[in-house]
Context: one part of a larger RNA
């Protein structure tokens, strides 16, 4: 290696792009790398197999054949591979028209609500909770009515909807600006898939500086609660949450499902696009192409369930596991201001 796995049992890297490699459409033709045939060389001896012989057998020794799947060279084939030349268009980019979106960064704005401030009315409570207390309030709260300022987040619409590669992304207008899918004809002529290392993005929480601070709110203070109550309830409250630049790189980074590419009943929604057929029509039917969901056949699965958004049937190419505990811990390298991340054991135990 023949000859295992990875939705949930141990196992898909959180996620782009993309270097080596690796693997890769249809056709001529040439070569002959790989492959394959035949010859000659070598391939010591023992040891192995087959057949016989000697020790009373065997084990062991001894003859004789056979083989030693190897290399090396010569010759010869040319379907695959590969090499080199030339062609194609079905893979894959590009133009052009068109469409749909909370995609991205910027800059402006708008209400509603909240706190807080001034003013008026107006009084003896409010708050809160299972019940209460802490707490506010006669220095006039709470409620209400008017004006102001402040920051954060954007009801409805809203939807198993919708974009994005993932993290994510929700008023509104306006600039820039990436991706997507539909439909046409041209054009390039395999340019292409993944992708060790390497590089970029990455929720939230934390960390530098400096701004900003309405509600919320770890710690932290009181008040309840109980046996206690470092907590659930409840009165406050400070980092943080918000901006700006700069780390950090983690997560039930989940579809617990890596990409890619083909083939493999059917129905039934819903989102974008395009053809058609009926119409007064956004409604309907019929078809076709991208997304997103339900059910469900054959196949698969230990069972649950997958089930053309595979976890079916197969190709390629990466990652990753290999009893539980010790332990994602020492150590020891890189990283990192730190908190720590990544890499990753052993004795020993069951």
């Nucleotide at each position: 290696c023949u000859g295992g796995g990875c939705g949930u049992a141990a196992a898909g890297c959180g996620c782009g792009c993309g270097u080596a490699g690796g693997c890769g459409g249809u056709u001529u033709u040439g070569u002959a790398u790989g492959u394959c045939a035949c010859g000659u060389g070598u391939g010591a001896a023992a040891u192995c197999c087959c057949g016989g012989a000697g020790c009373u057998c065997a084990a062991c020794u001894c003859c004789g054949g056979g083989g030693c799947u190897g290399c090396a060279u010569g010759u010869g084939a040319a379907a695959c591979u590969g090499c080199g030349a030339g062609a194609c268009u079905a893979g894959a980019g590009c133009u052009c028209g068109g469409u749909a979106g909370a995609g991205g960064c910027a800059a402006g704005u708008g209400g509603a609500a909240u706190u807080c401030c001034c003013g008026g009315u107006g009084u003896a409570g409010c708050g809160g909770u299972g019940g209460a207390a802490u707490g506010c309030g006669u220095a006039g709260a709470u409620a209400u009515c008017g004006g102001g300022a402040a920051g954060a987040a954007c009801a409805c619409c809203a939807g198993u909807g919708g974009c994005g590669a993932a993290g994510g992304c929700g008023g509104c207008u306006u600039g820039c600006u990436g991706g997507g899918c539909c439909g046409a004809u041209g054009c390039u002529g395999a340019c292409g898939c993944u992708g060790a290392g390497g590089u970029g993005c990455g929720a939230c929480a934390g960390c530098g500086u400096g701004g900003g601070g309405a509600g919320c709110a770890a710690a932290c203070a009181g008040g309840a609660u109980u046996a206690g109550a470092u907590a659930c309830c409840c009165u406050g409250g400070u980092a943080g949450u918000c901006c700006a630049c700069g780390c950090c790189g983690u997560a039930a980074a989940c579809g617990a499902u890596g990409g890619g590419u083909a083939c493999u009943a059917g129905g039934c929604g819903u989102c974008g696009g395009g053809g058609g057929g009926a119409g007064c029509g956004a409604c309907c039917c019929c078809u076709u192409c991208g997304g997103u969901g339900c059910c469900g056949u054959c196949g698969c699965u230990a069972a649950c369930g997958c089930a053309g958004u595979a976890a079916g049937u197969a190709c390629c190419c990466c990652g990753c596991c290999u009893g539980g505990g010790g332990a994602g811990u020492a150590c020891g390298g890189c990283c990192g201001c730190a908190a720590g991340g990544c890499u990753g054991a052993a004795a020993c135990u069951c």

Background: Small-subunit ribosomal RNA, central domain from an uncultured prokaryote, 350 nucleotides, folded computationally. The full RNA is in RNAcentral, with records from ENA. The prediction has a mean pLDDT of 92. Its Rfam family is "Bacterial small subunit ribosomal RNA". Rfam links the family to the GO terms ribosome and structural constituent of ribosome.